[in-house]
RNA sequence: GGUCGGGUAGCUCCAAUCGGUAGAGCGGUGGCCUGAAGAGCCACGCGAUGGGGGUUCGAAUCCCUUUCCGACCA
Numbered sequence: 001g002g003u004c005g006g007g008u009a010g011c012u013c014c015a016a017u018c019g020g021u022a023g024a025g026c027g028g029u030g031g032c033c034u035g036a037a038g039a040g041c042c043a044c045g046c047g048a049u050g051g052g053g054g055u056u057c058g059a060a061u062c063c064c065u066u067u068c069c070g071a072c073c074a
Base pairs, nucleotide, nucleotide: 001073002072003071004070005069006068007067010026011025012024013023020057027046028044029043030042031041032040050066051065052064053063054062
């Protein structure tokens, strides 16, 4: 340098059939309970689609560009 794969919440991950409400577990916060704490129970996604642009009524998803990580080729 080229090809391919990947980047989604604080962390680890699924993509929700094909473009149509962004989810799970863990964690966190508030409440209940307790003498206090732990455990348990209830409630709350709690600034999440790497950045930028395009297509579309509508984009994690399609297109372009860029950046980072990995594999392979040179």